[in-house]
RNA sequence: GCUCGAAUAGUGUAGUGGUUAUCACGCCAGUCUCACACACUGGAGGUCCCAGGUUCGAAACCUGGUUUGAGCA
Numbered sequence: 001g002c003u004c005g006a007a008u009a010g011u012g013u014a015g016u017g018g019u020u021a022u023c024a025c026g027c028c029a030g031u032c033u034c035a036c037a038c039a040c041u042g043g044a045g046g047u048c049c050c051a052g053g054u055u056c057g058a059a060a061c062c063u064g065g066u067u068u069g070a071g072c073a
Stems, first nucleotide, its partner, number of pairs: 001072007010025003018056001027043005049065005
């Protein structure tokens, strides 16, 4: 330099253009216990990497950018 992929709560993830963006771990509270842990119940936490475009409607499709991974040279 060229080709292909990835970016979504603190971490890891699901999400084939349409209702309030999913789940697990972690965090907080409650129940339980003398207490802690486990277990159970509930809760908080997301400008879906950035900027534009298409569309009635975009996390998703298109263009450019940033970061990153793999391959080729």